[in-house]
RNA sequence: CCGUGCUAAGCGGGGCGCUAGCGGUGCCCUGUAACCCGCAAUCCGCUCCAGCGGGGCUGAAUACCCGUCCGAGGGUCGCGGCCCUCGGGGUCAGUACGUCGCGGGCGGCGUUGAAGGUCAGGUCCCGCGCGAUGAGCGCCCGUGAACCAGGUCAGAUCCGGAAGGAAGCAGCCUUAAGCGGUAGCGCGCAUGCGCCGCGGACCAACCUGACCCGAGCAAGCCACGGCGGGCACGCCCGGGGACCGCUCACGAGGGCGGGCCGCACGG
Numbered sequence: 001c002c003g004u005g006c007u008a009a010g011c012g013g014g015g016c017g018c019u020a021g022c023g024g025u026g027c028c029c030u031g032u033a034a035c036c037c038g039c040a041a042u043c044c045g046c047u048c049c050a051g052c053g054g055g056g057c058u059g060a061a062u063a064c065c066c067g068u069c070c071g072a073g074g075g076u077c078g079c080g081g082c083c084c085u086c087g088g089g090g091u092c093a094g095u096a097c098g099u100c101g102c103g104g105g106c107g108g109c110g111u112u113g114a115a116g117g118u119c120a121g122g123u124c125c126c127g128c129g130c131g132a133u134g135a136g137c138g139c140c141c142g143u144g145a146a147c148c149a150g151g152u153c154a155g156a157u158c159c160g161g162a163a164g165g166a167a168g169c170a171g172c173c174u175u176a177a178g179c180g181g182u183a184g185c186g187c188g189c190a191u192g193c194g195c196c197g198c199g200g201a202c203c204a205a206c207c208u209g210a211c212c213c214g215a216g217c218a219a220g221c222c223a224c225g226g227c228g229g230g231c232a233c234g235c236c237c238g239g240g241g242a243c244c245g246c247u248c249a250c251g252a253g254g255g256c257g258g259g260c261c262g263c264a265c266g267g
Base pairs, nucleotide, nucleotide: 001267002266003265004264005263006262009058010057011056012030013029014028015027016026020047021046022045023044024043035055036054037053038052039051064259065258066257067256068255069254070253073250075248078246079245080244081243083241084240085239086238087237088236089235092234094233095232097228098227099226100225101224104222105221106220108217109216116212117211118210119209120208121207122206123205125200126199127198128197129196130194131193132191133190134189136187137186138185139184140181141180142179143178149174150173151172152171157166158165159164
């Protein structure tokens, strides 16, 4: 050095959680050529060589150990940043809000004439009128009386010797009070009515029109300034949370250096 058979060992590791602690089941990360079955969360197994029980495979190197560097990932007392949320405050008064100002910006009106001036009219008020509307009354129309309304009064009745006369029911005609209607006409009354008319008052303001004159007017938004109150935000006080960074310990996996690399038999 080679072959055969063994043995140690290996067939994943790590973080969190649980636990007195260790390992596993659980969640997550990493990684692979990463064995199989049974057990387990109010859990299962064990005790510092710290899963147990059964089976299988590899088997002395690609394994294992030490040092160092990089490092996924989760954790972390604390610190910082940033954001969210809860409770409180009203001292601060930045935003927002209210109000006043200003006339810098934008926009608007203005030579088809701004502001100003003069004149007239209107809006408001008073009186009168006209109209409209409403209810009423009258005119008008209809109806309307067993007798106690009128006219005419058949029949019947009464008076009369007769001629004739009288009263008069029904019917017909008419009418009073009353009842109803009402397009229209008239009268007086009323009115939260009127692009109505006349006169007066007011003539401060606003609106409209005409004329004179000739360039400003106005303050909607933004900016700026003054003042105000308040708690929606900011701010102040206190609590909780998410994320990021720093710190700390852990750390899969990887790089580099070093160490270790067994037993028996045969050649």
A computed fold for a 267-nucleotide RNA from a Solirubrobacterales bacterium, annotated as Bacterial large signal recognition particle RNA. Its Rfam family is "Bacterial large signal recognition particle RNA". Clan: SRP clan. Rfam describes the family as follows. The signal recognition particle (SRP) is a universally conserved ribonucleoprotein involved in the co-translational targeting of proteins to membranes. Of the family's consensus pairs, 93% are formed in the model. The organism belongs to Solirubrobacterales, within Bacteria. It is recorded under the gene name ffs.